[in-house]
Background: This is a predicted structure of a 73-nucleotide RNA (transfer RNA) from Devosia subaequoris. Its mean pLDDT, the model's own confidence on a scale to 100, is 83. It matches the Rfam family "tRNA". Rfam classes the family as a transfer RNA.
RNA sequence: AGGGGUUUAGCUCAGUUGGUAGAGCAUCGGUCUCCAAAACCGAGGGUCGUGGGUUCGAGUCCCCCAGCCCCUG
Numbered sequence: 001a002g003g004g005g006u007u008u009a010g011c012u013c014a015g016u017u018g019g020u021a022g023a024g025c026a027u028c029g030g031u032c033u034c035c036a037a038a039a040c041c042g043a044g045g046g047u048c049g050u051g052g053g054u055u056c057g058a059g060u061c062c063c064c065c066a067g068c069c070c071c072u073g
Stems, first nucleotide, its partner, number of pairs: 001072007010025004019056001027043005049065001051063003
């Protein structure tokens, strides 16, 4: 320099054919217990890496840039 993969909650990751974003763990509250742990119930937490484009509508499609990983020279 060229090519490929990846970026979504604090962490690990889902997200179908474009239709308005979820799980587990963690955190907080509750039930239970003499207390705690475990178990069970519930809650909070996101402008989906940045900036544009297409569309009535974008996590999803297109382009630029950035981080990380890999391949070729």